This is a predicted structure of a 122-nucleotide RNA (SAM riboswitch aptamer (S box leader)) from a Rhodothermales bacterium. The source organism's lineage runs through Bacteria, Pseudomonadati, Rhodothermota, Rhodothermia and Rhodothermales.
RNA sequence: GGCUCAUCCAGAAGGGUGGAGGGUUCAGGCCCAGUGAAACCCUGGCAACCCCUGUGUGGCUCAGGACACCACGAAGGCAAGGUGCCACUUCCUGCCUCGCUGCGUGCGAGGAGAGAUGAGCG
Numbered sequence: 001g002g003c004u005c006a007u008c009c010a011g012a013a014g015g016g017u018g019g020a021g022g023g024u025u026c027a028g029g030c031c032c033a034g035u036g037a038a039a040c041c042c043u044g045g046c047a048a049c050c051c052c053u054g055u056g057u058g059g060c061u062c063a064g065g066a067c068a069c070c071a072c073g074a075a076g077g078c079a080a081g082g083u084g085c086c087a088c089u090u091c092c093u094g095c096c097u098c099g100c101u102g103c104g105u106g107c108g109a110g111g112a113g114a115g116a117u118g119a120g121c122g
Base pairs, nucleotide, nucleotide: 002121003120004119005118006117007116008115013043014042015041016040017039021032022031023030026094027093028092029091044086045085046084049082050081051077052076053075056072057071058070059069090114095111096110097109098108099107100106
């Protein structure tokens, strides 16, 4: 890098190195940035995808039941472990459909596409 699924209007910052860029790419807009961008490192934190616990349900077993085991799971946890994240909705719009319209290619809703993160697969 590829495929599938889920989520993406919540949340969480200081220091050091560094030097001009950054908010995914392109375009438009709006922002952040020498009161120091990106990147890297340290520390701290957020969250709860995996994870952990798991009254319960189902299965398995059995003559029947219970235990054990397997699957699912309400709810809870962040103590252990794997990631991730810590300006702005994924900062907003761009393509399609629908609705509203004071008509301004304006406003709203849904979807697609792209992207990010996780889990699983190959």